[in-house]
RNA sequence: UUUGAUUAUGGCUCAGAACGAACGCUGGCGGCAUGCCUAACACAUGCAAGUCGAACGAAGUCUUCGGACUUAGUGGCGCACGGGUGAGUAACAUGUGGGAAUCUACCUAGAGGUUCGGAAUAACUGCGGGAAACUGUAGCUAAUACCGGAUGUGUCUGUAAAGAGAAAGAUUUAUCGCCUUUAGAUGAGCCCGCACUAGAUUAGCUUGUUGGUGAGGUAACUGCUCCACCAAGGCUACGAUCUAUAGCUGAUUUGAGAGGAUGAUCAGCCACACUGGGACUGAGACACGGCCCAGACUCCUACGGGAGGCAGCAGUGGGGAAUAUUGGACAAUGGGGGAAACCCUGAUCCAGCAAUGCCGCGUGAGUGAAGAAGGCCUUCGGGUUGUAAAACUCUUUCAUCAAUGAUGAUAAUGACAUUAGUUGAAGAAGAAGCUCCGGCUAACUCCGUGCCAGCAGCCGCGGUAAUACGGAGGGGGCUAGCGUUGUUCGGAAUCACUGGGCGUAAAGCGUAUGUAGGCGGAUCAAAAAGUUAGAUGUGAAAUCCCUGGGCUCAACCCAGGAACUGCAUUUAAAACUAGUGAUCUAGAAUUUGGUAGAGGUUAGUAGAAUUUCCAGUGUAGAGGUGAAAUUCGUAGAUAUUGGAAAGAAUACCGGUGGCGAAGGCGACUGACUGGGCCAUUUUUGACGCUGAGAUACGAAAGCGUGGGUAGCAAACAGGAUUAGAUACCCUGGUAGUCCACGCAGUAAACGAUGAGUGCUAGUCGCUGGGCCAAUAGGCUCGGUGUCGCAGCUAACGCGUUAAGUUCUCCGCCUGGGGAGUACGGCCGCAAGGUUGAAACUCAAAGGAAUUGACGGGGGCCCGCACAAGCGGUGGAGCAUGUGGUUUAAUUCGAUGCAACGCGAAGAACCUUACCUGCCUUUGACAUCCUCGGAACGGUCCGGAAACGGACUGGUGCCUUCGGGAACCGAGAGACAGGUGCUGCAUGGCUGUCGUCAGCUCGUGUCGUGAGAUGUUGGGUUAAGUCCCGCAACGAGCGCAACCCUUGUCCCUAGUUGCCAGCGGGUUAUGCCGGGCACUUUAGGGGGACUGCCGGUGACAAGCCGGAGGAGGGUGGGGAUGACGUCAAGUCCUCAUGGCCUUUAUGACCAGGGCUACACACGUGUUACAAUGGGAGUUACAGAGGGAAGCUAAACCGCGAGGUCAUGCCAAUCCCAGAAAAACUUUCUCAGUUCGGAUCGCAGUCUGCAACUCGACUGCGUGAAGCUGGAAUCGCUAGUAAUCGCGGAUCAGCACGCCGCGGUGAAUACGUUCCCGGGCCUUGUACACACCGCCCGUCACACCAUGGGAGCCGACAAGGGCAGAAGUCGCCGAGCUAACCUUCGGGAAGCAGGCGCCCAAGCUGUUGUUGACGACUGGGGUGAAGUCGUAACAAGGUAGCC
Repeated sequence: UUUGAUUAUGGCUCAGAACGAACGCUGGCGGCAUGCCUAACACAUGCAAGUCGAACGAAGUCUUCGGACUUAGUGGCGCACGGGUGAGUAACAUGUGGGAAUCUACCUAGAGGUUCGGAAUAACUGCGGGAAACUGUAGCUAAUACCGGAUGUGUCUGUAAAGAGAAAGAUUUAUCGCCUUUAGAUGAGCCCGCACUAGAUUAGCUUGUUGGUGAGGUAACUGCUCCACCAAGGCUACGAUCUAUAGCUGAUUUGAGAGGAUGAUCAGCCACACUGGGACUGAGACACGGCCCAGACUCCUACGGGAGGCAGCAGUGGGGAAUAUUGGACAAUGGGGGAAACCCUGAUCCAGCAAUGCCGCGUGAGUGAAGAAGGCCUUCGGGUUGUAAAACUCUUUCAUCAAUGAUGAUAAUGACAUUAGUUGAAGAAGAAGCUCCGGCUAACUCCGUGCCAGCAGCCGCGGUAAUACGGAGGGGGCUAGCGUUGUUCGGAAUCACUGGGCGUAAAGCGUAUGUAGGCGGAUCAAAAAGUUAGAUGUGAAAUCCCUGGGCUCAACCCAGGAACUGCAUUUAAAACUAGUGAUCUAGAAUUUGGUAGAGGUUAGUAGAAUUUCCAGUGUAGAGGUGAAAUUCGUAGAUAUUGGAAAGAAUACCGGUGGCGAAGGCGACUGACUGGGCCAUUUUUGACGCUGAGAUACGAAAGCGUGGGUAGCAAACAGGAUUAGAUACCCUGGUAGUCCACGCAGUAAACGAUGAGUGCUAGUCGCUGGGCCAAUAGGCUCGGUGUCGCAGCUAACGCGUUAAGUUCUCCGCCUGGGGAGUACGGCCGCAAGGUUGAAACUCAAAGGAAUUGACGGGGGCCCGCACAAGCGGUGGAGCAUGUGGUUUAAUUCGAUGCAACGCGAAGAACCUUACCUGCCUUUGACAUCCUCGGAACGGUCCGGAAACGGACUGGUGCCUUCGGGAACCGAGAGACAGGUGCUGCAUGGCUGUCGUCAGCUCGUGUCGUGAGAUGUUGGGUUAAGUCCCGCAACGAGCGCAACCCUUGUCCCUAGUUGCCAGCGGGUUAUGCCGGGCACUUUAGGGGGACUGCCGGUGACAAGCCGGAGGAGGGUGGGGAUGACGUCAAGUCCUCAUGGCCUUUAUGACCAGGGCUACACACGUGUUACAAUGGGAGUUACAGAGGGAAGCUAAACCGCGAGGUCAUGCCAAUCCCAGAAAAACUUUCUCAGUUCGGAUCGCAGUCUGCAACUCGACUGCGUGAAGCUGGAAUCGCUAGUAAUCGCGGAUCAGCACGCCGCGGUGAAUACGUUCCCGGGCCUUGUACACACCGCCCGUCACACCAUGGGAGCCGACAAGGGCAGAAGUCGCCGAGCUAACCUUCGGGAAGCAGGCGCCCAAGCUGUUGUUGACGACUGGGGUGAAGUCGUAACAAGGUAGCC
């Protein structure tokens, strides 16, 4: 790090340590270590093994003639050590512990001996061959070289007798040698127990194989030896054989440990020396710097023939990410030779190179605030770098220079060595980098970039404010290093021995029987295999640990101790386990008596139903569906009655009833048969449990053979549905379903829960027995269910039928996908089954539970939501807005509901933001500075105007007289300006869900937790409104109320309002006096609260009805909008971050545009007419507005209007004569006396100006339209409908908007359905939340992989041919010095030949494995592709196996 959040499971990843490392950046010194991990690839050059003259002859040199020296050769010893490498080897190779049948040069100790002879040969000389390497022949010569005889203590063979068998001398007279033998030491060989990588997709292997006898052979035992014969054995599931990989160990590294990984340096063992084979010599080899042969390669050559082997030290090429000098010395340690001096020694000791590692030191120290400058950031105040620097005062480690100078050596001898160390000198002088800063993980800001460039270990970052990229400043970490990469262990309890799991996360075989194996009741005895304790031997050294010591410390080194957890031998103990012997009955089995049951197999029988056939009755339909059609039927169906046939299945009983191991089993009867349970005795005496392999059984579908086939029914056909419908629905219909015999062997074969045993509260049922008792009830054994304590569990849940708690055994799991796939094996007739991977890919996949959201899930409830009604829209004309189109521009915004008579409460200019043209640059507007001037007008000219030019009028206010304020002009710069962008950076405001009833908190409680409870439940309400109940108790924002208005009454007041009564006056009018009763006005009060009565309800809240009342159950209306949702709208009201612009994206002006017009949509208006149109007459409002205003009366005009003039700053005057209504009359159903669009002419008004582009008037013209398709809107009462009036904006312009009153209905049964909402519940694979998620084919790109005709290698096996060198055996007519000889010869040997064995090689066969391969199969990944919509909700046909 999976989720919105949680918990557990589970993988991936990181932080630690280590390294023979490599790479990047950087680099001062020293000490100690380390340094081809790859090509056991090929090697130029030099060196790495010689020495001895006191074994020998000879040659040469020197000579003091005494001798000395050098050495090729013979001879001796050494060369088998030391050094290198890890190819091979899975093995007695190694480790550890034992054993007996052996050898051992040099060394030590003991015993004995060292005598007599002989024959040669190198060197050398002569003659030859050859290019060379080398070599032939003849002759001379010595020995510590070779040979024979003697003796032989002792030795060997042999029972004995007897036999065999040795030597070498040198010399300086000290010794050193030599031979035989015994013993030791050292070294080596052989045998055995145990330990020792992976694979079973390797299960059988073996013929010298296993054993015996004899023979041969070896230093030695042995099948060591197919040498002969005999027997047929031997190994293997405790893993033989085969394949792959690998040197083993002490140890190293990691880890708390147990473990894991590794096997560099150092040390022990093994193996190898160009590849393969072979022997010789020797004490020792089958020999790294020896030999022979074969092969490959390289070199020389006169082409005849020869030479070579760095896996020794350096070094070269090559390979590779990568690993050093062709150095010095034998001074030390050690080795070889020698009597010794001495010689040799790339062993070794040193030096060189490399930060490769470990350790140590340094790059300075103190003081120093004006907190300097510079950098960076900034809220512009400052902060930070930072006591850091500078400056002042000190020090000199290391490095440098000079002088001096140990130990390693003991008398001499020092490569190292310009040694270590010591002293002195100079001067802060010569010496700091790397990486990181989103979380994990310590450390933050600015700029640039803009899903680009890039980063990234995992999660992830980057799409204009990036602490994640790049740079900078600052900070963190480590430090002569730092980071990256690789590998190992750790974390990972993520293979779990210590120390895990399997109901649902991965995981219990489908079930049983049972072999091997594992485990196993009680008592006694003896023994001692396991076990425990002691002792002894061993466990090399080094390493690790402890203590002490030496380098100034440390690393490093030295000494001692402990340890090495092991193995073996031995002595004890006897509890437990195993083994042995004896006994027991509690486990297990058995006897007897009962008992329930769809347990199994087989034979027979029965009735109901379906279908078909026959016959009758009977007539036009039947059938089927959501609706239809295909189909059947006038050749008589369906229906109905009777009869017949056939097959399959067994209604009711029937039940979380029964039986069975599971699968499974259902009518009745018989036969055969398995198991269980209960009760009671008997018998056996642990006979038990589990169970790898194995065997048996094993639903459905399927296969084979033969039957059978009524119904049902894959495939198939037709009809529907549909965009399509290879489906769901319908009509038909074949395999199959049934039987017999075989095969197959799988299922979500599930309780997703292996079998067995003991223990751990209960309650309520069902079922089979038994006992007490007899309606009941209780006890007990077995089975089967529900709830539930303790306990367990991640939770859900389980809970004596455990998923609790013990023990035993088996099976299985280890991230998702790829994949239960491929290959191989086994099984199968096939289908297929079983066993069962990898490459590659992802950072998740999955479980349980929580909160939401959603459902073509459920329940309850509400709303003009539907229904019931009334009137509209959609059709026509016009108005208005929008889209689209057009245009120089048609400015911009708003876009489902919630944009579209919206911003805009009013675009001719202005507005205006747009376009064209002209013009301007501190600006049209704000602040500051300097200078000048009042401001402000007027006339003329140019121009479309802005603007420019000329002329001219004008001297204001305050004052401390200095000047100041306002205004205008000019100048410079800070700045102004922007309706430019971003509403996805924002504030504010607004819309919407919705005036819906919800949204939360504190404390407590429950839960591991997210969360729950409260807020759910029963009632009730318009309401989370109220009541009751309740692990909840309270509280907040919402609801309601408080506010305004309207409806009734009262009080107060009475003008501009009113006029009942009194008076006056008029044709008439509150006109006048007067009055405030009424109306009214506007202030204040009252009133309504389920208060009263009855019913109902739970004695509640409340509901229903009634009375009274102006009003009755929130009276009507308004204002008032919870937590939040939509990145909703607005940067063009305003404000504002960031970005952009600055002679322009700012400002001014003129004209144009926003008013366009094939079209589409929304909202309105006027109509289509008689409930109407026209004409005439007569009534009744409310609320408003009025000074750049409303305007009376009068006159003029047909009219819009005009003229003159009056009142009113308004309860006074005016707008203003309301209209529908009522009365009278006309029209008579028509494109009309309906309707008024459009057009023509003539006018009025506003305004600088009505052309684009205003309103109105008069006359004329008289279009569409006759009630409107699908669809859709508003409204529940003073409402809809209808009628007019007023106002804002406004010069003018209203069918829009906001108000006002007049007239004044219909309907609501009800909540099934549509839409929206609330609460509870349920499912979920959704959480960007159904506009969700998600599956498969196809197309394209890339990747790995299977098959594949074949083709190319590698390795192995066994067969045949072949046969070098060589040992052994045989022959040996050729040849030959030692000994014997009777001199002829013999013995013995050599050459040569043959044979056995055998390496390379050749040949053909088979197997294993790898690479390539046309074509082909599936798989994985990929941004937005195509087609459908399979799954998740009842996913729209429940899903799944």